[in-house]
């Protein structure tokens, strides 16, 4: 220095934090939403849902109702 295996750890799952759990990735990675139209296929315009990958709680925001 290279290879293999094991263990440990870290990162990540379209908007914040925490707990539990699941998946993916090992830094040249995982990941970076959907619909529609146009398009020189590079991309651009319009529209829509959601603070979760899933569950629960908190915070922020929006709507409705009550006091």
């Nucleotide at each position: 220095g290279a290879u293999u295996a094991a263990u440990a750890a870290g990162g990540u799952g379209a908007u914040g934090g925490a707990g539990u759990u699941c998946g993916c990735c090992u830094u040249c990675a995982a990941c970076c939403g959907c619909u529609u139209a146009u398009u020189u296929u590079g991309a651009u315009g319009a529209g829509c849902u959601g603070a979760u990958g899933a569950c629960u709680c908190c915070u922020a925001u929006g709507a409705a109702u009550u006091a």